Model confidence (mean pLDDT): 87 of 100. The part of an RNA shown here (small-subunit ribosomal RNA, 5' domain) has 485 nucleotides and comes from an uncultured Alphaproteobacteria bacterium. Its Rfam family is "Bacterial small subunit ribosomal RNA". Rfam links the family to the GO terms ribosome and structural constituent of ribosome.

[in-house]
Context: one part of a larger RNA
């Protein structure tokens, strides 16, 4: 001297814009964060309209409604946290072949005939609960099964497999099958990518080949069976730290540190495993097994996972609201009206940080008063104050009142801004004054108290300790500590 997600010490008026658990990926009470679609499908509470039937407020019928909840569809692989692990093809760059991609677009070619079933329901049971057993009914854009097959797949080129669904308000919106495209994944390689040899040997699906399996694809991915090899002082293998990158701070630069905020990828998701669906998961707010921990039990069982918003308790020097709206921007589904959305877009706490801004101007010498010092003359505080004259930014106050929103719809917000009013009125602190290093005297204390970054100050005249008064620096800041350059 620059920085900082800082944090303590003193001190504190406004406003913008940013940032806010670095520690315990430590345990969590409570609400809320992924649903929707009735234009797929049965069935249809409650209210209400109109009969009836009377017992006068009920039952029953008919329409209208459309709840909850179920079949089915799509989305719940995104969005949003965290950074444990991982030193690796994980990132970062540049390549490449043997893949596959729901929903988009684009093009061709088709949507025909059938069937059995099962939720909801009903009834009859179990169970404290959690959920759960039988029996009887029913629909599909849920299953199946057949007929076709341009193009698709197999193939000894004889042949052989193999689809579809309808719905509506009649404008469409859907379904199959093939092709191209887009845009998303997965897969392989070159090169880069922290310290240690007080780690020197390591390795048996190990290294290579054949046949097989397997997978959306290439491969010891996985088998057998054959070789016997593969890495390695250009540091293998171990150990220890670490998510990796655009970037961020610093430096003149090379370089060094670093990886909050935002953005790109990667792993994770109470700890280990595991598949299941499904265009994609081996899946945070799905499933099943083990632990461990915590809750409920009627001791037979069971139920749960905040590194998701807020907010509890712990840790800690330390880091926030159990807000508000879907108005906007995107995201799911819907034809669409719309729902849903703690994404997001505001608000709401903190000087954490950058920027602004202000706390008044001018005039004023009897150089009052009072402090401080004096050589008692006087010097300084000092135009500083009072007093006079004026201005009102910020703040208050009373009015008005946006943009952001295409037609409508604004949480924010009566916000921001504009107008009118009062009145110097509501708003200055912090460290420093031996020397580095800008600024001196007086009391006090007497190697005590104390100070200190370094040199060192302090034992009776201390510009070095505590005060006073001057004084210098920065300023809603000031310093101190702590890290990196």
């Nucleotide at each position: 001297g620059a920085a900082c997600g800082a944090a303590c010490g003193c001190u504190g008026g406004c406003g913008g814009c940013a940032g806010g658990c670095c520690u315990a990926a430590c345990a969590c009470a409570u609400g809320c964060a992924a649903g929707u679609c009735g234009a797929a499908c049965g069935a249809g509470a409650a209210g209400c309209u109109g009969g009836a039937g009377c017992u006068u407020g009920c039952u029953c019928c008919a329409g209208u409604g459309g709840a909850a909840a179920g079949u089915g569809g799509c989305a719940g692989a995104c969005g949003g946290g965290u950074g444990a692990g991982u030193a690796a093809c994980g990132c970062g760059u540049g390549g490449g072949a043997a893949u596959u991609u729901a929903c988009c677009c684009a093009u061709u070619g088709g949507u025909g005939c059938g069937g059995a079933a099962u939720a909801a329901c009903u009834c009859a049971g179990g169970g404290a609960a959690a959920c759960u057993u039988g029996u009887g009914c029913u629909a599909a854009u849920a299953c199946c099964g057949u007929a076709u097959a341009a193009g698709c797949c197999c193939u000894u080129c004889g042949g052989g497999g193999g689809a579809a669904a309808g719905a509506u308000u009649u404008a469409u919106c859907g379904c199959c099958a093939a092709u191209g495209g887009a845009u998303g994944a997965g897969c392989c390689c070159g090169c880069g990518u922290u310290a240690g040899a007080u780690u020197a040997g390591u390795u048996u699906g190990u290294u290579g080949g054949u046949g097989g399996g397997g997978u959306a694809a290439u491969g010891g991915c996985c088998u057998a069976c054959c070789a016997a090899g593969a890495c390695u002082a250009c540091g293998a293998u171990c150990u220890a730290u670490a998510g990796c990158u655009g970037g961020u701070c610093u430096g003149a630069g090379a370089g060094g540190a670093u990886g909050a905020u935002c953005a790109g990828c990667c792993a994770c998701a109470c700890u280990g495993g595991g598949a299941c669906u499904g265009a994609g998961a081996c899946a945070c707010g799905g499933c099943c097994c083990a632990g461990a921990c915590u809750c409920c039990u009627a001791c037979g069982g069971g139920a749960g996972g905040c590194a998701g918003c807020a907010g509890u308790g712990g840790g800690g020097a330390a880091u926030a609201u159990u807000g508000c709206a879907c108005a906007a921007u995107g995201g799911g589904c819907g034809c669409a009206a719309g729902c849903c959305u703690g994404a997001u877009g505001c608000a709401g706490c903190c000087a954490u940080g950058c920027c602004g801004c202000g706390u008044g101007a001018g005039u004023g010498a009897a150089g009052a008063a009072g402090g401080c010092c004096u050589u008692a003359g006087g010097g300084u505080u000092g135009u500083a104050a009072a007093a006079c004259u004026c201005u009102u930014u910020c703040a208050c106050c009373g009015g008005u009142g946006a943009a952001g929103a295409u037609a409508a719809u604004g949480a924010c917000g009566g916000u921001a801004g504009c107008c009118g009013g009062a009145g110097a009125a509501g708003a200055a602190g912090c460290c420093c004054c031996g020397g580095c290093u800008a600024a001196c005297u007086c009391c006090g204390u007497g190697c005590c108290a104390g100070c200190a970054g370094c040199c060192g100050c302090g034992g009776u005249a201390a510009u070095a300790c505590g005060g006073a008064g001057g004084g210098g620096g920065c300023u809603a800041g000031c310093g101190u500590u702590g890290u990196u350059c």